Bacterial RNase P class A, 404 nucleotides, folded computationally. The model forms 97% of the base pairs in the Rfam consensus. The gene name in the source record is rnpB. Its Rfam family is "Bacterial RNase P class A". It is annotated as a ribozyme. Rfam describes the family as follows. Ribonuclease P (RNase P) is a ubiquitous endoribonuclease, found in archaea, bacteria and eukarya as well as chloroplasts and mitochondria. Model confidence (mean pLDDT): 79 of 100.

RNA sequence: GCGGAGGGCCGGAUGACCGCGAGGGGUUCGCCCUUCGAGGAAAGUCCGGACUCCAUGAAGCAACGGUGCCGGGUAACGCCCGGCCGGGGAAACCCGAGGGAAAGCGCCACAGAGAAGAAACCGCUUCCGCUCCGGCGGCAGCAAGGGUGAAACGGUGGAGUAAGAGCCCACCGCGGACCUGGCGACAGGGACGGCACGGCAAGCCCCACCGGGAGCAAUGCCAAAUAGGGGCCUCGCGCGGGGGCCGGUCCGGCAACGGAGACCGCCCGCAGGGACGCUUCAGCCCGAGAGGCCCGGGUUGGCAGCUUGAUCCCGUCGGCAACGGCGGGGCGAGAUGAAUGGUCAUCCAGCCCCGGAUCACGGUCCGGGGUGGACAGAAUCCGGCUUACAGGCCCUCCGCGCAG
Numbered sequence: 001g002c003g004g005a006g007g008g009c010c011g012g013a014u015g016a017c018c019g020c021g022a023g024g025g026g027u028u029c030g031c032c033c034u035u036c037g038a039g040g041a042a043a044g045u046c047c048g049g050a051c052u053c054c055a056u057g058a059a060g061c062a063a064c065g066g067u068g069c070c071g072g073g074u075a076a077c078g079c080c081c082g083g084c085c086g087g088g089g090a091a092a093c094c095c096g097a098g099g100g101a102a103a104g105c106g107c108c109a110c111a112g113a114g115a116a117g118a119a120a121c122c123g124c125u126u127c128c129g130c131u132c133c134g135g136c137g138g139c140a141g142c143a144a145g146g147g148u149g150a151a152a153c154g155g156u157g158g159a160g161u162a163a164g165a166g167c168c169c170a171c172c173g174c175g176g177a178c179c180u181g182g183c184g185a186c187a188g189g190g191a192c193g194g195c196a197c198g199g200c201a202a203g204c205c206c207c208a209c210c211g212g213g214a215g216c217a218a219u220g221c222c223a224a225a226u227a228g229g230g231g232c233c234u235c236g237c238g239c240g241g242g243g244g245c246c247g248g249u250c251c252g253g254c255a256a257c258g259g260a261g262a263c264c265g266c267c268c269g270c271a272g273g274g275a276c277g278c279u280u281c282a283g284c285c286c287g288a289g290a291g292g293c294c295c296g297g298g299u300u301g302g303c304a305g306c307u308u309g310a311u312c313c314c315g316u317c318g319g320c321a322a323c324g325g326c327g328g329g330g331c332g333a334g335a336u337g338a339a340u341g342g343u344c345a346u347c348c349a350g351c352c353c354c355g356g357a358u359c360a361c362g363g364u365c366c367g368g369g370g371u372g373g374a375c376a377g378a379a380u381c382c383g384g385c386u387u388a389c390a391g392g393c394c395c396u397c398c399g400c401g402c403a404g
Stems, first nucleotide, its partner, number of pairs: 001400010012347007020037007039375001043386002046384005051215004056282006064211005069083005084098001085096004099206002104204002106200003121146002123142003127138004154172005173195001174193002178189004219304004229295007238270005246265003249260004272286003311330008348373001350371009
C1' cells in the first nucleotide's frame, strides 16, 4: 500500500431574532427574569420484568403455550458471556430450532428393480442344452461393477472364489461397557463385538424445565351524570335440638280469654350448597338460598399514578468475560387536539465544477465557486432482541506485496 474479519463511537457547530411546553422566582396582574426541554434506535410491540387491578389461599393433576448442548451472568428472559460439538473459510473469523429416532405411531414426493427387516433392471458366474462357434436359452448362485435418487442395509485395500459376499484380515467408521482427564457438554485411550441400529421430532409424540389473566384508556380520589334496567345458566331446598315473649296455625270456649312446639316464621347445630377446568385441604359466604356469564343506559372534566431509577458518570477491587462489590459525584422531557420549532449569518465534514503545480498517470497539493447533513421522533417505566439509517471517526486482528 492492497484485500478481508471483528468491535466501539459520532451522527452537524456557534451566534442573533421570533415562537412553543414545563419547573422556580418576581409583579404595578399587562407581564418580566431564570433553568431545562427527544433517540441510538424514542420504531416494530417480538420476548423478559417492575407497578396496578381481577381471580379467597395452598398443593397436585389435566389442558394449552413456550424453552431445549454445557457452565456462568442477571430482578428475569427466548438476552448476554465463556466453552463443547457439527459445518464453512487459506486465515482472522462466521453459521447452527444443538434433548430423545433400541417407548410407540406416522411419513420418505419424483425417479428407480428395490425406500426399512429389503430388492435384482442392466450385469457377473459354475453347470446343463442348443449352435451358423459370434453367441442364445434354461436350472441355480451372486450383489463386485453400471444405473435411479436427498438418501440404496458400512467405506478403502487385500485375501478368497466359478462369480461373489464382513465369508475372512488390516485400517477407518459404528456400538455397548471399561480406564484416564474435565464441575460439565465432551475429549483421549487400549481391548471387545463382524455390523445388528437409514433419514425426518420445522409430523404426532416422549422427557426435563418455565408460565394465572388484563394492562397506565392499569388503578385511586374529587366533581359531574344516571338511579333503572334486561336476558341466560349451575347446584340445592334435608335432618336434629330449643322455644308459647311475639306473629300465624291448631285445640277448648258464645266471648273475654286460656292452652299447645304436631306444622310455619324465630334461635342454635349439622348435613349440604357456592366461587368463570378437575381433585384435596384450609378459610370465607349461605344454610334455603348461594354463585357465575352476557347485554344495555349515563359520564367521559380535574388531580394523583408520572418519573430518583434493577439510574448515569468517574475511580478502584474481584472475574478470561458477561457482570458484581465498594467509594465519590450528577439529576438528563413529562406534554395530553399532545411542547421540543422557524428564519438569517458565519463555519465544518462530504460531493461536484474550474484554474494552476506535480506525478510512479492511480492520484496528491494550492486557490476559487456551487451544493450540502440520513433514519426517525417520547406518551407509566426499565432489561433485551429485531428492523431503518446520508456521511464520518477510532481500535484490534488475518492474508498478500514492497522497502529497511